[in-house]
RNA sequence: UCGACGAAAAGGCAAACUUUCCGAAAGAGAAGGACGCAAAGCUAAAGGGGCUAAGUCUUUAAAAAAGAUAUGCCAGCCAGUUGCCGAA
Numbered sequence: 001u002c003g004a005c006g007a008a009a010a011g012g013c014a015a016a017c018u019u020u021c022c023g024a025a026a027g028a029g030a031a032g033g034a035c036g037c038a039a040a041g042c043u044a045a046a047g048g049g050g051c052u053a054a055g056u057c058u059u060u061a062a063a064a065a066a067g068a069u070a071u072g073c074c075a076g077c078c079a080g081u082u083g084c085c086g087a088a
Base pairs, nucleotide, nucleotide: 005086006085012037013036017032018031019030020029022027035076041081042080043079047078048077049074050073051072055069056068057067058066059065
C1' cells in the first nucleotide's frame, strides 16, 4: 500500500411510534424519537425481488364487485457504485 476483517476513538445516519403535510394507495417530506446501521452514502426504464392499483383492460345488459396491469413507489431486501477510521 492492497485485500479480507471489525477492537478503540471521533464524527455520521435514524426503525417503530407521535404530530404535521403531500398522495387514490403504496409511500415520500418536516419536527420529535432511537430499533438498529461500517456504507442505513448514492443509484429504481435499460439486474433480481417486494409494495400499491389512480387510470386502463377483462368479466357483466348495466351497476356493484372481482381479476389483470406501473406509467406510482421501496436503496433499512439482495445487488451495482463511491467511500471514513485502523487495533488484533